Model confidence (mean pLDDT): 81 of 100.
The RNA shown here (c-di-GMP-I riboswitch aptamer) has 75 nucleotides and comes from Sulfurimonas sp.
The sequence was found by an Rfam model in a public genome assembly.

RNA sequence: AUUAGAAAAAGCCAACCUUGUUGCGAAGCAAGUACGGAAAGUUAUGGGUCUCUCGUAGAUCGCCAGACUACCUAG
Numbered sequence: 001a002u003u004a005g006a007a008a009a010a011g012c013c014a015a016c017c018u019u020g021u022u023g024c025g026a027a028g029c030a031a032g033u034a035c036g037g038a039a040a041g042u043u044a045u046g047g048g049u050c051u052c053u054c055g056u057a058g059a060u061c062g063c064c065a066g067a068c069u070a071c072c073u074a075g
Stems, first nucleotide, its partner, number of pairs: 002075004012037002017032006035062001041068003045065003048060004052055001
């Protein structure tokens, strides 16, 4: 530099639920917890799902695909 993710996890993230808080809501944020995750890192570009005050509106990347970047291991 490149290919791959079978086995593993030093380090990393944190579902559900509970409490607090913001929002009409889907949901967001903080703390606890630990179901899981090799991109469960970033990004609403396409599809899906969901919300409301139903439109030049919003939520979700831990639903799938795409784009960009990174760790570990093996070749």